This is a predicted structure of an 87-nucleotide RNA (Glycine riboswitch aptamer) from a Sneathiellales bacterium.
The source organism's lineage runs through Bacteria, Pseudomonadati, Pseudomonadota, Alphaproteobacteria and Sneathiellales.
It was read from a public genome assembly, where an Rfam model found it.
RNA sequence: UCGAACCUUGUGGGAGAGACCGGUCCGCCGGCGCCGAAGGAGCAACCUGCCCUGGAAACUCUCAGGCAAACGGACCGCAAGGGGAUG
Numbered sequence: 001u002c003g004a005a006c007c008u009u010g011u012g013g014g015a016g017a018g019a020c021c022g023g024u025c026c027g028c029c030g031g032c033g034c035c036g037a038a039g040g041a042g043c044a045a046c047c048u049g050c051c052c053u054g055g056a057a058a059c060u061c062u063c064a065g066g067c068a069a070a071c072g073g074a075c076c077g078c079a080a081g082g083g084g085a086u087g
Stems, first nucleotide, its partner, number of pairs: 001087001006082008018032001020031004033067003039063001040061003046055002
């Protein structure tokens, strides 16, 4: 000096599934039916590896969460800050 991974903040986009039934102090509660892209859990390809083990998804499960709007929302883009691999 170039400045990666990763983290934070702001911002734009962002799906699915009953605005079902009953009660309601309109905040929600109960029942049944459903959804998967907060989080969580499980395993797999694969990686590590002598073995054991460990890590591991947008797959699977639905504990949690959600099923009008709002909030939230994995992930992606842009900007700023931290960071400091690498040349």
The model forms 86% of the base pairs in the Rfam consensus.